The RNA shown here (Bacterial RNase P class A) has 395 nucleotides and comes from Rhodospirillum sp. A source record names the gene rnpB. Model confidence (mean pLDDT): 76 of 100. Rfam family: Bacterial RNase P class A. About the family: Ribonuclease P (RNase P) is a ubiquitous endoribonuclease, found in archaea, bacteria and eukarya as well as chloroplasts and mitochondria. It is annotated as a ribozyme. RNAcentral holds the sequence, with entries from ENA.
RNA sequence: CCAGAUGGCUGGAUGGCCGCUGCCGCCGCGGCUUGCCGCGGUGGUGGAGGAAAGUCCGGGCUCCACGGAAAGACGGUGCCGGGUAACGCCCGGCGAGAGCGAUCUUAGGGACAGUGCCACAGAGAACAGACCGCCGCGGUCUUUCGAGGCCGCGGUAAGGGUGAAACGGUGCGGUAAGAGCGCACCGCGGUUCCGGUAACGGCGCCGGCACGGCAAACCCCACCGGGAGCAAGACCAGAUAGGAGAAUGGGGCCGGGCAACCGGCCCAGGCGCCUUUCCGCGCCAGAUUCUCGGGUAGGUCGCGCGAGACGUCCGGCGACGGGCGUCCCAGAGGAAUGGUCAUCCAAGGGCGGCAACGCCCUGGACAGAACCCGGCUUACAGGCCAUCUGGCACU
Numbered sequence: 001c002c003a004g005a006u007g008g009c010u011g012g013a014u015g016g017c018c019g020c021u022g023c024c025g026c027c028g029c030g031g032c033u034u035g036c037c038g039c040g041g042u043g044g045u046g047g048a049g050g051a052a053a054g055u056c057c058g059g060g061c062u063c064c065a066c067g068g069a070a071a072g073a074c075g076g077u078g079c080c081g082g083g084u085a086a087c088g089c090c091c092g093g094c095g096a097g098a099g100c101g102a103u104c105u106u107a108g109g110g111a112c113a114g115u116g117c118c119a120c121a122g123a124g125a126a127c128a129g130a131c132c133g134c135c136g137c138g139g140u141c142u143u144u145c146g147a148g149g150c151c152g153c154g155g156u157a158a159g160g161g162u163g164a165a166a167c168g169g170u171g172c173g174g175u176a177a178g179a180g181c182g183c184a185c186c187g188c189g190g191u192u193c194c195g196g197u198a199a200c201g202g203c204g205c206c207g208g209c210a211c212g213g214c215a216a217a218c219c220c221c222a223c224c225g226g227g228a229g230c231a232a233g234a235c236c237a238g239a240u241a242g243g244a245g246a247a248u249g250g251g252g253c254c255g256g257g258c259a260a261c262c263g264g265c266c267c268a269g270g271c272g273c274c275u276u277u278c279c280g281c282g283c284c285a286g287a288u289u290c291u292c293g294g295g296u297a298g299g300u301c302g303c304g305c306g307a308g309a310c311g312u313c314c315g316g317c318g319a320c321g322g323g324c325g326u327c328c329c330a331g332a333g334g335a336a337u338g339g340u341c342a343u344c345c346a347a348g349g350g351c352g353g354c355a356a357c358g359c360c361c362u363g364g365a366c367a368g369a370a371c372c373c374g375g376c377u378u379a380c381a382g383g384c385c386a387u388c389u390g391g392c393a394c395u
Stems, first nucleotide, its partner, number of pairs: 001391010012344007020047013049366001053377002056375005061229004074225005079093005094108001095106004109220002114218002116214003131160002133156010168186006187209001188207004193202003233301004243292006250267007269284005308327008345364001347362006
C1' cells in the first nucleotide's frame, strides 16, 4: 500500500428571527365557593432515538381468579459452566462444520421405550440386494486345439451402474473368484487411567464391526409456565332520565290572627269501607322539599427518583458485580419537539491551475416518544477509532 476480520463510537456545528409545547414566576381581564380557575401578554427554564419501529421474548406495575401438595392436559425451552430481577437474552468454553488465516456458523438431550417415514431412480432402502460383470461345474455348438459363443445350476457384494443414503475405508495377504476370512493403519463401539467444576479431550487395552438416516414426525426425558392488560386501575363528579328513603298531605281565592294555625267558597286522579248515587273517613299515586347511593359526559391521579445517568476506583478472561462522588434528564390531549436565513464541517458535481489550492452549484441516511424497564429482530447516507489476519514492496 492492497484485500479482509472483529469490537466500539458518531448520526451535522454555531448564531439571528418567527413559531409549538411541559413547568415556574409576573402583569392584565373575566368568573365565582376569596384563593382558586379560565383567557391573553411577558420573562425564565426543559423539550425524541440508536433504533423512539416490529410488538417477538422476559419483567415491574394494576385488576381478576385461586385452600396446600402431587399428578395429568396444553404451551415453551433443550451441549457445559457462569451472568441477571428474569429471559428463548448475554458472556466464557466444548463438539461439529466453513475458511490459507484473523475469524464465522451452529433448532447441539434421547433413534437397543414404542410407533412411523425414507420420494424419484434403482435388481435391492433395513433382520437388504445378483441388473451388468467376475469365478467354478455341467450340457451343447464352433475351432486355427490356445480358446470362444449360447443355455442351465451354483459361488461372489472386490469392479460397473442407480441414489441424499447400498449394511465400515485404504493397503497387503489370502482365494476358483471373492469376502474382517487374516493382518496393519484410519474410523466405530466399550473400558481402565490421566486432565478438566462440567460439556469433553488424551494415552493404553479390548471387540472384527455388531448399532443406516430422520425427533425443524409422533413420542420419551429434564426444566419452566394462572388470566388480562395504562382503553390496566383509583378518585371527584354535571345536565337529563331512572333507583332508595324521609317529611308535607291536592290546588286556587277570600276572611281572621304577630305567627303556628283556623274558617268559608270554587275546582280535582285511583283504590278500600257488600253493590249504585251523594256525603264522610282512610290509604295510595301524582306533586313539592330534602337526603342517600350507582353511573354517563367531563375532570384529576396513575405519569417518571428509576433493575436511573455520568465520572472514577476495585474484583472478574468476560457478561457483570461492588464502593465513592456528582446530577435530575420530555411527558401533555390523537399527540409539541418545527420553519427560515447566514457562516462553517462532511459528501457529490463543474470550472481554473503542473500542483498545493481557489471559485460556483447541489446538499445531510433510517426514522419519530404515548405506563415503564431489560433483550432480540428489522431499517440506516456518510464519517471516525482500536485490535487482528493474508499478500506485495522496502529496511